[in-house]
Context: one part of a larger RNA
RNA sequence: GGAUGAACGCUGGCGGCAUGCUUAACACAUGCAAGUCAGACGGGAAGUGGUGUUUCUAGUGGUGAACGAGUGAGUAAUGCAUAAGAAUCUACCCUUGGGAGGGGAAUAACAGCUGGAAACGGCUGCUAAUACCCUAUAGAGUUAGUACCUCAUAGAGGUAGGCUGAGGAGCAAAAGGGAGGAAUCUACCCAAGGAGGGGCUCAUGUCUGAUUAGCUAGUUGGUGAGGCAAUGGCUUACCAAGGCUCUGAUCAGUAGUUGGUCUGAGAGGAUUAUCAACCACACUGGGACUGAGACAUGGCCCAGAAUCCUUUGGGAGGCAGCAGUGAGGAAUUUUUUGCAAUGGGUGAAAGCCUGACAGAGCAAUGCCACGUGAAGGAAGAAGGCUCACAGGUCAUAAACUUCUUUUCUAAGAGAAGAAGGAAUGAUGGUAUCUGAGGAAUAAGCAUCAGCUAACUCUGUGCUAGCAGUUACGGUAAAAUAGAGGAUGUAAGCGUUAUCC
Numbered sequence: 001g002g003a004u005g006a007a008c009g010c011u012g013g014c015g016g017c018a019u020g021c022u023u024a025a026c027a028c029a030u031g032c033a034a035g036u037c038a039g040a041c042g043g044g045a046a047g048u049g050g051u052g053u054u055u056c057u058a059g060u061g062g063u064g065a066a067c068g069a070g071u072g073a074g075u076a077a078u079g080c081a082u083a084a085g086a087a088u089c090u091a092c093c094c095u096u097g098g099g100a101g102g103g104g105a106a107u108a109a110c111a112g113c114u115g116g117a118a119a120c121g122g123c124u125g126c127u128a129a130u131a132c133c134c135u136a137u138a139g140a141g142u143u144a145g146u147a148c149c150u151c152a153u154a155g156a157g158g159u160a161g162g163c164u165g166a167g168g169a170g171c172a173a174a175a176g177g178g179a180g181g182a183a184u185c186u187a188c189c190c191a192a193g194g195a196g197g198g199g200c201u202c203a204u205g206u207c208u209g210a211u212u213a214g215c216u217a218g219u220u221g222g223u224g225a226g227g228c229a230a231u232g233g234c235u236u237a238c239c240a241a242g243g244c245u246c247u248g249a250u251c252a253g254u255a256g257u258u259g260g261u262c263u264g265a266g267a268g269g270a271u272u273a274u275c276a277a278c279c280a281c282a283c284u285g286g287g288a289c290u291g292a293g294a295c296a297u298g299g300c301c302c303a304g305a306a307u308c309c310u311u312u313g314g315g316a317g318g319c320a321g322c323a324g325u326g327a328g329g330a331a332u333u334u335u336u337u338g339c340a341a342u343g344g345g346u347g348a349a350a351g352c353c354u355g356a357c358a359g360a361g362c363a364a365u366g367c368c369a370c371g372u373g374a375a376g377g378a379a380g381a382a383g384g385c386u387c388a389c390a391g392g393u394c395a396u397a398a399a400c401u402u403c404u405u406u407u408c409u410a411a412g413a414g415a416a417g418a419a420g421g422a423a424u425g426a427u428g429g430u431a432u433c434u435g436a437g438g439a440a441u442a443a444g445c446a447u448c449a450g451c452u453a454a455c456u457c458u459g460u461g462c463u464a465g466c467a468g469u470u471a472c473g474g475u476a477a478a479a480u481a482g483a484g485g486a487u488g489u490a491a492g493c494g495u496u497a498u499c500c
Base pairs, nucleotide, nucleotide: 001500002499003498004497006496007495008494009493010492013370015368016367017366018365019363020362021328026326027325028324030323031322032321035063036062037061040060041059043057044056045055046054070281071280072279079206080205081204082203084201085200088198089197090196093194094193095192096191097190098189099188101135102134103133104132110125111124112123113122114121115120147159148158149157150156151155177186178185179184207253208252209251214244215243216242219241220240221239222238223237224236225235226234256278257277258276259275260271261270262269263268283304284303285302286301287300307316308315309314334360336359337358338357342356343354344353345352346351373403374402375401376400383394384393385392386391408437409436411434412433413432417427444489445488446487447486448485449470450469451468455484456483457482458481459480465472
């Protein structure tokens, strides 16, 4: 000198754009943050004089809830970055080729009875489906080998019919479901391919300590078996005795990683807020279920800690989602508006949901822009300070005259962002525009001995004090305090902390 998610002191006009718990991964009152489909299904209700149409809905069923949003505790490599790879899975989406035959048994809702304070149940009986079950029908595919063709000479790809060996196991569908008068649209099943998305393997790189030198027994490898979507000590039985290590193993400490950000001419150094990619976590520790996908937590089970309800028998919850509260702290915002846009879920669609997101509010927290007036004006006024008492300086500064209206005040008009014919805007009567009024509403902070731009007077008298450093102060202090003046910067200026 530059920088900051900053804080503190003094001060403070306005706009745009950003940013805003760095500390206790501490505890959380309250509200909201994941639903949707009646064009899958049987019921119930509202409405109507009745039917039909319509609307709402507890339940079965489908799909989503594994995304989005948060945090950085753990993790020094099961992570991340870069570059490769083979033994793999993939709901929704796209392409291609086929298919959808025949049957069956239940069950929730509901009704009746009944237990419990509640949370929540139990028994009996009835019923539907795109819910569930049985069954028929299949090309392809796996392993080894052959022939031909193409590309091309490392080899790769394709096609064809037949043969041999192994295997000969497994797998479908919603009685063509839903809408429609129909055409048709849509949903369903199998196989192959694609896209996008995961899982896995390997190489290199990835902080500090030797006042940590040896570590390891499923440990290292093999065989058989099991398991997985898949490779694999992933697991297990047996066999062998291996494997890592001064090129730093093991142990200990610290830490999410990266793109980036800050600084620097660069090489580097520091850092990981916001934004983006990956990873990990969800009160603490385990576990599986469902599912294409989770070992999921605004799902379940068990244990624990603390909290709450209780009729004491038993139950309930998990803000590191958005607001907000307490606590901690030098320190960090509203219990706000809207789904109008973008995106997501669901639905045939209308639509519904969406604290994602879009906005507004608060904060000089930062960056950028603008303003606090302009021109003229010497009797160089009054007043302050100084003085050698002549004067000098504040100072064209003020007063005064003539203007202007960025801002400000009150009116009038009033958007774009809306795609897609119409309609649809939270923002917002905002931005912006028009004329009106009146210099009106708006300047501080730090410093002035050298480094370092800027000097005098007065008080004090090694006192009070100052201080980044050298140092200053003991009677004329340009270094303390005040005043006048000056310098720097400016809606900020200084200080503190940290990095280069």